[in-house]
Model confidence (mean pLDDT): 82 of 100. Predicted 3D model of a 74-nucleotide RNA (transfer RNA) from a Candidatus Bathyarchaeota archaeon. The sequence is in RNAcentral, with records from ENA. It matches the Rfam family "tRNA". From the family's description: Transfer RNA (tRNA) molecules are approximately 80 nucleotides in length. RNAcentral records the identical sequence in 2 taxa. Lineage of the source: Archaea > Thermoproteati > Candidatus Bathyarchaeota.
RNA sequence: GGCCAGGUAGCUCAACCUGGGAGAGCGCUCGGCUGAAGACCGAGCUGUUGCAGGUUCAAAUCCUGCCCUGGCCA
Numbered sequence: 001g002g003c004c005a006g007g008u009a010g011c012u013c014a015a016c017c018u019g020g021g022a023g024a025g026c027g028c029u030c031g032g033c034u035g036a037a038g039a040c041c042g043a044g045c046u047g048u049u050g051c052a053g054g055u056u057c058a059a060a061u062c063c064u065g066c067c068c069u070g071g072c073c074a
Stems, first nucleotide, its partner, number of pairs: 001073007010026004020057001027045006050066005
């Protein structure tokens, strides 16, 4: 330098292919329960969807460029 995969909540990931409500588990906070703690139950919590631009009524999703991580080739 070329090619491929990935980047979404504090962490692990889904949603992308087929455009339309941003989610799950873990975690954290508060409450219940308990002598206390754990477990369990209830409520709540945080997102410029890596960045910029384009297409579109509408973009996490499609297109282009760039950045970062991993792998392969040279």